[in-house]
Transfer RNA from a bacterium, 72 nucleotides, folded computationally. The coordinates come from a structure-prediction model, not an experiment, and the mean pLDDT is 83.
RNA sequence: GCGCGCUUAGCUCAAUGGUAGAGCGACGCUUUGACGUAGCGUAGGUUGGGGGUUCGAUCCCCUCAGCGCGCA
Numbered sequence: 001g002c003g004c005g006c007u008u009a010g011c012u013c014a015a016u017g018g019u020a021g022a023g024c025g026a027c028g029c030u031u032u033g034a035c036g037u038a039g040c041g042u043a044g045g046u047u048g049g050g051g052g053u054u055c056g057a058u059c060c061c062c063u064c065a066g067c068g069c070g071c072a
Stems, first nucleotide, its partner, number of pairs: 001071007010024004018055001026042005048064005
């Protein structure tokens, strides 16, 4: 330099173009003498940045950045 893939909650990952979710973690309540386990609940997201298509974009297109793999 060329090609391919990935980027979503603190972490690991989902999500037919139609109100963004789960597990773990954090916090609170119940349970316990206490801790842990268990149960219930709460908070936590400019879906990497920008632009475009669309009535509507995490999803499609372009571009930039970062990371990984392959080729040279």